[in-house]
């Protein structure tokens, strides 16, 4: 001087972990959500009507779930690219 390599810097694409938003499925209200309201209660001579607890159904806040999608953060994660630096190795020259 030159080539290669580890590490560092920056950028890009991925991986993994976490947060969050949307969506899937599901759970989810003694009463202060809705529907249907047995029983009982109330009104009525009666027919019937009324309010309505439990139960059942639906769902809210919220919880769980997902080879799901977006995004953010992190990394002793992988690869690529750019310039440079310390160090290491090879070659050549002095």
């Nucleotide at each position: 001087c030159u080539c290669g390599g580890u590490c560092c810097u920056u950028c890009g694409c991925g991986a993994c972990g976490g947060g969050u938003c949307c969506g899937u499925u599901u759970c989810g209200a003694a009463c202060c959500g809705g529907g249907u309201c047995a029983g009982g209660c109330c009104g009525g001579g009666a027919a019937c009507g009324g309010a309505g607890c439990a139960g059942c159904c639906c769902u809210a806040a919220g919880g769980a779930u997902c080879a799901g999608g977006g995004u953010c953060c992190g990394u002793g994660u992988g690869c690529g690219a750019a310039c440079g630096g310390c160090c290491c190795g090879g070659g050549c020259c002095c």
The RNA shown here (Bacterial small signal recognition particle RNA) has 94 nucleotides and comes from a Planctomycetota bacterium. Of the family's consensus pairs, 93% are formed in the model. The organism belongs to Planctomycetota, within Bacteria. The gene name in the source record is ffs. It matches the Rfam family "Bacterial small signal recognition particle RNA". From the family's description: The signal recognition particle (SRP) is a universally conserved ribonucleoprotein involved in the co-translational targeting of proteins to membranes. The family's RNA type in Rfam is non-coding RNA gene. The coordinates come from a structure-prediction model, not an experiment, and the mean pLDDT is 81.